Notes:
Predicted 3D model of a 161-nucleotide RNA (glmS glucosamine-6-phosphate activated ribozyme aptamer) from Halalkalibacter okhensis. Of the family's consensus pairs, 89% are formed in the model. Its mean pLDDT, the model's own confidence on a scale to 100, is 77. The sequence is in RNAcentral, with records from Rfam and Ribocentre. NCBI's taxonomy places the organism under Bacteria, Bacillati, Bacillota, Bacilli, Halalkalibacter. Rfam family: glmS glucosamine-6-phosphate activated ribozyme aptamer. Rfam links the family to the GO terms catalytic activity and regulation of gene expression.

RNA sequence: UCAAUUUAAAAAGCGCCUGGACUAUAGUGUAUAUAGUUGACGAGGAGAGGGAGUAUCGAACGGUCGGCGGAUGCCCUCCGGUUGUAAGCAUGACAACCGUAAGACUUCUGAGUGAAAACAAAGAGGCAACUCUUUGCACAAAGCCAGAAGUAAGCAUGCCU
Numbered sequence: 001u002c003a004a005u006u007u008a009a010a011a012a013g014c015g016c017c018u019g020g021a022c023u024a025u026a027g028u029g030u031a032u033a034u035a036g037u038u039g040a041c042g043a044g045g046a047g048a049g050g051g052a053g054u055a056u057c058g059a060a061c062g063g064u065c066g067g068c069g070g071a072u073g074c075c076c077u078c079c080g081g082u083u084g085u086a087a088g089c090a091u092g093a094c095a096a097c098c099g100u101a102a103g104a105c106u107u108c109u110g111a112g113u114g115a116a117a118a119c120a121a122a123g124a125g126g127c128a129a130c131u132c133u134u135u136g137c138a139c140a141a142a143g144c145c146a147g148a149a150g151u152a153a154g155c156a157u158g159c160c161u
Base pairs, nucleotide, nucleotide: 014069015068016067017066019065020038021037022036023035024034025033026032041058042057043056047078048077049076050075051074079099080098081097082096083095084094085093088159089158090157091156092155104151105150106149107148108147109146110145119136120135121134122133123132124131125130
C1' cells in the first nucleotide's frame, strides 16, 4: 500500500465519477499525457411486504449537462382504521380514502411564509480552477391544513320511526 473480516458513525436535491466542462504542468504536431477542480439551492415527503422505476414543488449570474447506485413518491397485496350507500341502530357487502389521518371532482379565500443558496462584505486554504467559515440581505411554489360555494355517483336484511 492492497485485500478480507469486525466495530462505530453517517443520507435522501442523497452518495459516487471511467464522459464532458474548467485549472495547472509538459508538449507544438499524430492536439496528446499526467495531476487536480467541478458535478443540486432549499421547501415537502416514511404502517408492513413485494414490484416497476428519469418519484412532488419552486429558487438560481441556469453544466443543477451526462452516467452509476440509492430514496419517504407510484402500483399490487396484507394489517389496523375512517367516511359513504333516504334518517337512526345493528350485521354484511361494495366503493374510495387514511396511517393520527381518513369518499371523488371543480372554483374561491386564508394560512403555509422568517426558504436556502445566489448576491454583498470579511477571513482562511490552494500556483490556479475552486473549497470552507462568519456576517448582512431579500425574494418562492407545491403538498399538507382551515373556511366558503357547488357537481355527479351511490346495495341487502332486520329493528325502530